[in-house]
RNA sequence: CUCUUAUCAUGAGUAGCUGAGGGACUGGCCCGAUGAAGCUCGGCAACCUUUAUGCAUAAAGCAUAAUGGUGCUAAAUCCUGCAAAACAUUUUGUUUUGAUAGAUAAGAG
Numbered sequence: 001c002u003c004u005u006a007u008c009a010u011g012a013g014u015a016g017c018u019g020a021g022g023g024a025c026u027g028g029c030c031c032g033a034u035g036a037a038g039c040u041c042g043g044c045a046a047c048c049u050u051u052a053u054g055c056a057u058a059a060a061g062c063a064u065a066a067u068g069g070u071g072c073u074a075a076a077u078c079c080u081g082c083a084a085a086a087c088a089u090u091u092u093g094u095u096u097u098g099a100u101a102g103a104u105a106a107g108a109g
Base pairs, nucleotide, nucleotide: 001109002108003107004106005105006104007103008102013041015040016039017038021031022030023029025081027079028078042073043072044071047069048068050066051065052064053063054062055061077101082098083097084096085095086094087093088092
């Protein structure tokens, strides 16, 4: 980098260092010197591993807690893009569903 599967409306800082950008991309709309991004610490979560306890089975397993590998820690993946349907309206808008794109995990190449 590519492919497969799963998830993406919950949750999580009055901390330290530092100092101007950030929210993937498009168009919007936002966040930011009352401190962006980054690093550290803390926290959240439970995708994978391991362990313990309990439950269950023909077997596979399930639940809880913890260790470890990751991840996350403004706004629904912030909204949006492509397609369909419904409604309103009069050429655009709203809602819903799906696809695409993206993110993360696990596995494969």

SAM riboswitch aptamer (S box leader) from Oceanobacillus damuensis, 109 nucleotides, folded computationally. The sequence was found by an Rfam model in a public genome assembly. NCBI's taxonomy places the organism under Bacteria, Bacilli, Caryophanales, Bacillaceae, Oceanobacillus.